[in-house]
Context: one part of a larger RNA
RNA sequence: CUGGGUGUAAAGGGAGCGUAGACGGCACGGCAAGUCUGAAGUGAAAGCCCGGGGCUCAACCCCGGGACUGCUUUGGAAACUGUCGGGCUGGAGUGCAGGAGAGGUAAGUGGAAUUCCUAGUGUAGCGGUGAAAUGCGUAGAUAUUAGGAGGAACACCAGUGGCGAAGGCGGCUUACUGGACUGUAACUGACGUUGAGGCUCGAAAGCGUGGGGAGCAAACAGGAUUAGAUACCCUGGUAGUCCACGCCGUAAACGAUGAAUGCUAAGUGUUGGAGGGUUUCCGCCCUUCAGUGCUGCAGCUAACGCAAUAAGCAUUCCGCCUGGGGAGUACGACCGCAAGGUUGAAACUC
Repeated sequence: CUGGGUGUAAAGGGAGCGUAGACGGCACGGCAAGUCUGAAGUGAAAGCCCGGGGCUCAACCCCGGGACUGCUUUGGAAACUGUCGGGCUGGAGUGCAGGAGAGGUAAGUGGAAUUCCUAGUGUAGCGGUGAAAUGCGUAGAUAUUAGGAGGAACACCAGUGGCGAAGGCGGCUUACUGGACUGUAACUGACGUUGAGGCUCGAAAGCGUGGGGAGCAAACAGGAUUAGAUACCCUGGUAGUCCACGCCGUAAACGAUGAAUGCUAAGUGUUGGAGGGUUUCCGCCCUUCAGUGCUGCAGCUAACGCAAUAAGCAUUCCGCCUGGGGAGUACGACCGCAAGGUUGAAACUC
C1' cells in the first nucleotide's frame, strides 16, 4: 500500500457555512468520450508456454505453433456511465395559512436575599468547629425596626419539558432578528448530498485597555489538625468572577457514537402541530407529521449493550487509526501581546 476498523480495546475533526473534487431522481431523443464487438497494421530476436526433433540422457541447442493481456487506424452496437437538447414532479426550494419555544442582539424595569452606611430599641456576648482558636464586640457588636447605597444572580413555575449547528440559553417588558414544525399544493423544475483547503462561531480559565466590585474566592496571612500539614476544617483576603471593546481557540468541547438518504416487529410516556369520531362541559378514542424518553423482536456485538433518535440492512462523501513507552515531547514552520496553540518525528527501550 492493500485489507480491516473507528460507543467502551488505537481511531469521529468542538461546531457550522462553503470552494475544488467525488457522488447524484423519472422518462424521451441525439452524439459516441468511457464501455462492448469485427477487421487491418504493429507488438524485433532471444526468453516464456505447448508440440516435435538433435547431442547415449539432461543441462544445452534446433524447428513449428501459441502468447506477448498493449498501441494505432478503421467499420459497427447504444443497455449502463458521460455529454448535448427539449420535458416531468416524487428529491430540494419558494409562496400562502397557522400555532410553539430559556434561539440571538439591544434598551428598559421588578422583587427576595447577602453586604455596607445612617438612625432607633437593646446588652454582653457574637461567630465558628468534631472540639477549639484566630476574628468581631462596652469606642455598644450579634439580634431587631426604619431609611438609604451598591453589585451580582434570578426562588416557586421547572418537567429524561423547550430552543439552538455546536459552545450554550431561564425574573418581567419592548424593539429588531435567525431557525425549526404543521397544513395547503399556487410556483421553480434536480436547483441535490458530502466537502480536502478556506472562512466563521466556539464553555471555563487566561491576556490587553478602560470601567465596576455586593457575595464568592486561586494566590497570600493567621488559627487549628498532625510526627510533619506548603492540604482537607476555620477566620480573613487580592487577582478573578461582572460590563464595554479587542485577543486567546482549548475541554471527559461526551451520546466518549461525523454528515446525508432509503428500508427493517411491537408496546408505553411526554412536547408542538394537523385530520376524523364522540361529547352540554371537562375530556376520551382513532389516524398522521416533527421532536424527546423508556421497554423490547429480528439483526448486530468480544462482551457490555445498541435496537426506526441503530452500534441493524444498504448507498454517497469527509475526518481519523495501525503495539506500549519515549511524546502530543524535540526540531522546523505557521498563529499569538504573552500564556501558549496547530502541525508533529527520531534515537533508544520493552